[in-house]
Molecule: transfer RNA
Organism: uncultured Spiribacter sp.
RNA sequence: CGUUAGCUCAAUUGGUAGAGCAGCUGACUCUUAAUCAGUUGGUUGAAGGUUCGAGUCCUUCACGGC
Numbered sequence: 001c002g003u004u005a006g007c008u009c010a011a012u013u014g015g016u017a018g019a020g021c022a023g024c025u026g027a028c029u030c031u032u033a034a035u036c037a038g039u040u041g042g043u044u045g046a047a048g049g050u051u052c053g054a055g056u057c058c059u060u061c062a063c064g065g066c
Stems, first nucleotide, its partner, number of pairs: 001064003006021004015052001023039005045061005
């Protein structure tokens, strides 16, 4: 310094958690791939605190990097 979907990463200074890829379904195709349309998926590392409200602020711990 980082930890958010299977992977890579966003989230505008606290206000309903998203994208790409991957997966699934369909269209297209002799078939596959590609392409197009739709769609599923999250205890935001763990436990507490503050707050009407926490991914975001505070504390401790765990893991990774310098």